The RNA shown here (small-subunit ribosomal RNA) has 1530 nucleotides and comes from an uncultured prokaryote. Its mean pLDDT, the model's own confidence on a scale to 100, is 80.
RNA sequence: AGAGUUUGAUCCUGGCUCAGAUUGAACGCUGGCGGCGUGCCUAACACAUGCAAGUCGUACGAGAAAUCCCGAGCUUGCUUGGGAGAGUAAAGUGGCGCACGGGUGAUAACGCGUGGGUAACCCACCUUCGAAUCUGGGAUAACUCCGCGAAAGCGGUGCUAAUACCAGGAUAAGACCACAGCCGCUUCGGCUGGUAGAGGUAAAAGCUGACCUCUCCAUGGAAGUUACGCGUUCGAGGACGGGCCCGCGUCCUAGUCAGCUUGUUGGAUGGGCGGCCUACCAAGGCUACUAUGGGUAGCUGGUCUGAGAGGAUGAUCAGCCACACUGGAACUGAGACACGGUCCAGACUCCUACGGGAGGCAGCAGUGGGGAAUUUUGCGCAAUGGGCGAAAGUCUGACGCAGCAACGCCGCGUGAGUGAUGAAGGUUUUCGGAUCGUAAAGCUCUGUCGGUGGGAAGAAACUACUAUCGGAUAAUACUCGGUAGUACUGACGGUACCCACAAAGGAAGCACCGGCUAACUCCGUGCCAGCAGCCGCGGUAAUACGGAGGGUGCAAGCGUUGUUCGGAAUUAUUGGGCGUAAAGAGCGUGUAGGCGGUUGUCUAAGUCUGAUGUGAAAGCCCGGGGCUUAACCCCGGAAGUGCAUUGGAAACUGGGCAAUUUGAGUAUGGGAGAGGAAAGUGGAAUUCCGAGUGUAGGGUGUAGGGGUGAAAUCCGUAGAUAUUCGGAGGAACACCAGUGGCGAAGGCGGCUUUCUGGACCAAUACUGACGCUGAGACGCGAAAGCGUGGGGAGCAAACAGGAUUAGAUACCCUGGUAGUCCACGCCGUAAACGAUGGGUACUAGAUGUCGCGGGUAUUGACCCCUGCGGUGUCGCAGCUAACGCAUUAAGUACCCCGCCUGGGGAGUACGGUCGCAAGAUUAAAACUCAAAGGAAUUGACGGGCCCGCACACAAGCGGUGGAGCAUGUGGUUUAAUUCGACGCAACGCGAAGAACCUUACCUAGGUUUGACAUCCCGAUCGUAUUACUAGAGAUAGUUUGGUGCCUUCGGGAAUCGAGUGACAGGUGCUGCAUGGCUGUCGUCAGCUCGUGUCGUGAGAUGUUGGGUUAAGUCCCGCAACGAGCGCAACCCUUAUCCUUAGUUGCCAGCACAUUAUGGUGGGAACUCUAAGGAUACUGCCGGUGAUAAACCGGAGGAAGGUGGGGAUUACGUCAAGUCAUCAUGGCCCUUAUGGGCUGGGCUACGCACGUGCUACAAUGGACGGUACAGAGGGUCGCAAUCCCGCGAGGGGGAGCUAAUCCCAGAAAGCCGUUCUUAGUCCGGAUCGCAGUCUGCAACUCGACUGCGUGAAGUCGGAAUCGCUAGUAAUCGCGAAUCAGCAAUGUCGCGGUGAAUACGUUCCCGGGCCUUGUACACACCGCCCGUCACACCAUGGGAGUGGGUUGCACCAGAAGUAGCUAGCUUAACCUUCGGGAGGAGCGGUUACCACGGUGUGGUUCAUGACUGGGGUGAAGUCGUAACAAGGUACC
Repeated sequence: AGAGUUUGAUCCUGGCUCAGAUUGAACGCUGGCGGCGUGCCUAACACAUGCAAGUCGUACGAGAAAUCCCGAGCUUGCUUGGGAGAGUAAAGUGGCGCACGGGUGAUAACGCGUGGGUAACCCACCUUCGAAUCUGGGAUAACUCCGCGAAAGCGGUGCUAAUACCAGGAUAAGACCACAGCCGCUUCGGCUGGUAGAGGUAAAAGCUGACCUCUCCAUGGAAGUUACGCGUUCGAGGACGGGCCCGCGUCCUAGUCAGCUUGUUGGAUGGGCGGCCUACCAAGGCUACUAUGGGUAGCUGGUCUGAGAGGAUGAUCAGCCACACUGGAACUGAGACACGGUCCAGACUCCUACGGGAGGCAGCAGUGGGGAAUUUUGCGCAAUGGGCGAAAGUCUGACGCAGCAACGCCGCGUGAGUGAUGAAGGUUUUCGGAUCGUAAAGCUCUGUCGGUGGGAAGAAACUACUAUCGGAUAAUACUCGGUAGUACUGACGGUACCCACAAAGGAAGCACCGGCUAACUCCGUGCCAGCAGCCGCGGUAAUACGGAGGGUGCAAGCGUUGUUCGGAAUUAUUGGGCGUAAAGAGCGUGUAGGCGGUUGUCUAAGUCUGAUGUGAAAGCCCGGGGCUUAACCCCGGAAGUGCAUUGGAAACUGGGCAAUUUGAGUAUGGGAGAGGAAAGUGGAAUUCCGAGUGUAGGGUGUAGGGGUGAAAUCCGUAGAUAUUCGGAGGAACACCAGUGGCGAAGGCGGCUUUCUGGACCAAUACUGACGCUGAGACGCGAAAGCGUGGGGAGCAAACAGGAUUAGAUACCCUGGUAGUCCACGCCGUAAACGAUGGGUACUAGAUGUCGCGGGUAUUGACCCCUGCGGUGUCGCAGCUAACGCAUUAAGUACCCCGCCUGGGGAGUACGGUCGCAAGAUUAAAACUCAAAGGAAUUGACGGGCCCGCACACAAGCGGUGGAGCAUGUGGUUUAAUUCGACGCAACGCGAAGAACCUUACCUAGGUUUGACAUCCCGAUCGUAUUACUAGAGAUAGUUUGGUGCCUUCGGGAAUCGAGUGACAGGUGCUGCAUGGCUGUCGUCAGCUCGUGUCGUGAGAUGUUGGGUUAAGUCCCGCAACGAGCGCAACCCUUAUCCUUAGUUGCCAGCACAUUAUGGUGGGAACUCUAAGGAUACUGCCGGUGAUAAACCGGAGGAAGGUGGGGAUUACGUCAAGUCAUCAUGGCCCUUAUGGGCUGGGCUACGCACGUGCUACAAUGGACGGUACAGAGGGUCGCAAUCCCGCGAGGGGGAGCUAAUCCCAGAAAGCCGUUCUUAGUCCGGAUCGCAGUCUGCAACUCGACUGCGUGAAGUCGGAAUCGCUAGUAAUCGCGAAUCAGCAAUGUCGCGGUGAAUACGUUCCCGGGCCUUGUACACACCGCCCGUCACACCAUGGGAGUGGGUUGCACCAGAAGUAGCUAGCUUAACCUUCGGGAGGAGCGGUUACCACGGUGUGGUUCAUGACUGGGGUGAAGUCGUAACAAGGUACC
């Protein structure tokens, strides 16, 4: 510090996710040791049991028992006395403590933090100083007796003490109270400041030690003396601790909490610091700088994270606060409204004799419960601290320790060295090896931890005693302080630590290995099981699932889950944005607020600087130190960015004052304008003029009009449309008219008048910062809509009809109502858009246009130069993700406002406000997805555009589709009908030939190292043979036979049969694992690269453009220049000529022979054959064109513009076809899915389709005669002449290994005859009979022949195919395969031989450019909504049930305060009767908790039914959007 993820790719925006750190954690697997820490985050839920606050006899009275000892009595085991126990235990009065310590977290508050104030206060214990501690009095608990009660406990009688209580009295330095003088301070109110005066008021307690001088008893004591100790009282201070008040700071929720408040705000009476309380008066007070309400939460030092700013958090430790079962209340006290106190109410639990009682773990342990989850009912007061005590001491679950828990941090170990036969074994393999791996074993060592044995120092100081010194004292006593010595005290713990001993012995796991992210293979599985943080993996070759081997990372831990911060500049102060990604309010006026020109002066609030105080300790940081180190602990420093007080500075901001004119405004003079409002008025056009109800109709004229893609509805013989004259009425204003004008925006358009707003220009004068923006607020605000009343010509939602359509609630047509218009009033929204808030300043230009002005020139207009204001276009810098913007900024800056923070849910729900309503405005959440989006790029596509091509259409010729048959396919059937091919690009295709074979399929019967290959072992050294029998055959059985080849003579090789296992074998699967081959777009003209340039980039350029071509063919131009694969050419064939050659071919000329024939001699001319050459290149001429490329025409030529034909197929597309040609990975079968054999099947047959043949006839059929090819094939062959047969064919065999012989008669044609339009002398299917040939074999299932039979069919619906010249059409011939044949197929060959092409509008297909796109699996794309089903969350909902709270009222426990005519009453007085006085009880009033009633608010849960939303694999219906998406979209 970044990374992954939207796309085919790119840049951007933007969310989601990851890597880091963290934790009071939990869970999974695993687990050796130690140190230091930490440990109910949930139920402030309920608690059994034990302990957690007592202490003091030096305040006081009283005071046991068990037991032991000594007696006595005797009933010998009882009673009783004394002593010890013992002035002990327990209890009581009294004092101090119990308000600390410990726990927990229910309050948004002066609660906390920080800094101040207290002239408005308190402070027990401690400390300093001063003064005292006198004299009296009456009770009461304990105890005794009596009574009530189950108990808890209570009542009464009698006695007694105090440092308990009372104060009748004394004293008063000082204190307090009221009065009043002066001084000082002051916030001017006062002063609880000082000082002097006079008056009034209030005190106390002793204990202990010592002593005997005084007094009393009297050896010694005491009530006496003393005070050195402890207490007590009154004062004045200190310290400590607290109370109260104030400034600032302190979570979320803002108009979906916006208004709140009645003791409320102020005054003033009384008390008091204080409306804190009380009576009166007034009506105030708080609030947008967030009151009031709701939710959540203890606050802080700190902790975690972060570069920081920040964000989150508030366990342990420390400070503060609050609470103690829930609510209320006070008492006591220095301090409480009190955790282990009291009273009351409530809930709960327990005891009960049913009458009543008891209790409060949020102390330490512990239990139940809750929960993912959090420990021992331990030891000790040895240390530290606290309470009490004079002290010893005692109490202390505070604390110190131990136990449990890897919960965290830190440290250590699980060994070290050597060791290559690279062992065994595992895994893998290309079978060679590789790897685990020096790893192990082996050898040599060491001894941490653990084990056994031994085993400290220190943590201890106090205290007591002794001695001594000092203080105090009359004193050597007592006592206090110091010093020295002695004695005693350890829970942890026999622990830390150290030493010795033995032994490598007891000690490694967890997660991960597709990318992010370090680390790869095998097997299993087969969209299953599963994984997953995100992207995503898994459908038979998974580095992603599970296992294994190996590897990587951490390590006594490792992973997972949760939390927080970070990354996230993803709330942006540091540090973001708003034209199109989310985001500028529709526009203005203007309040608060924010910001604000120039100069001078003053001030010092902000600002800057110095000082002082504070910012607790701990923590963090730095420097030291102590535990062996570290964690941890100790010491010191720094820091704590803050707050407060105070001194200074004066540039800037603010404030005061005084000026100034440039910002802003006013005045004067001009011209421009659809700016606004009202009134009036004009012409053109549409419509209407039957009656009713305003006006007014009339003429000409006749059958149609209208409307559409085409029609129809509709109007019209009752006279329309058309035309003409007249009338009525409403609405809108052609031309002018212009990216022209005006207005803030919405918007504004005939003309005239009136009223009125704003802007602009020119020149001077005046005011003197008066300015900008603008939350709320107010006003304006298109269209539609609403209300009331008018108006209504045209247009026109709704509606009706007609069409279209599968449907058509639409598009089209005919009608037509609201509405559109006017007046008044609402509504308040729009893609209200420049998708661009307002203001100011600055930053190259060019060119239009509108308004006003200046200059030059001119008679003047125009033109030209120029200033200001508006409105456009282009363009530099700059900006931008790009597109683009660019002085009218989206540039550079400042000021102010509004708005945004992933998509969906949703601009929706609820609530509020506004509205008559429609609705508007404000505006969420649950849930869900990993994207949604912007700009640009390349493709593809379009019922987009431009150009161009093609038998693509058109123009023609002939077919298919109808019939019969052949053949292939589907379907069906079957034991099997083997398999493959499926739009074009499967279907006379693989198959150039299924009777057996082929053959892969089926049936039956058989075989297992195999029909075939290699190796091994053994046998045999023999040959591989014959015959017979059974069988359908394979096969089985019997029988028979014999020495081949080479030789260096040693032997070798081949062959046969038997055995064994390795293996063979598979037309079994996967063409979606593959190679190779092929089809197709397409013989279309395209497809790319290098360098350069442009662009952030994907990419572009080149390859586009202007021409041209069959062509990316060529030319020109050009930020491109070149190149490659394609095109063309080179190859074959054909057309012409030449040369050479001349047999088997040829025969002109010369001979010979024949009835005749190149038959023969000969010839080499011709034809031909087959080798080599030539020819054609837009080369020449003319025209067009740009002087080019090229095109058009012409000449010559056998051929003319690639002459005709063939071969030749770029980058790629279709997961196209083929595992059954072959090859091949993987999988599968192995007495079978292999191999052999028989018979059958592939030939089935209601049907459907494709491709063909033959026809339907006279351009023909039949018969007779007659002419002319080319290219092939032939020895397992072609076969002549001849003979036989009607024929297929048979017999026989010359010739031919082929320019020689044969197949071999070409046919259409031509010349005749006949048939005469008919199911025929057409057509030949089908069937019967008889044959021929091939072949082991023609039944299933061959071809051919003869005779007979003579079906459909009379030119073919919708639709559809081929062909542009030697072509179509038509005619025959040959070949491959092959024994034969299904051939009408396929591939070739020649004969005869046309028609048509105006042309590119349209259909199909291809190409280039351009455009749009929401497509990229690329239109066979994408995608919307209803409905149906399932699930999820949510709104409404008659209501129902809880929580909380406001208001009104009732009620009123305990308590406090007031009153009290009742009752009671020790302290004083008394005449003893009583009185005084206060107190208690009772009663009552006020306040008030719980509770109750009524009525509201709010919140949660639930609710029949219901609304929409989201998600889901294939559902249904349509096709709304994306292309002009087929009606442009919104």
Rfam family: Bacterial small subunit ribosomal RNA.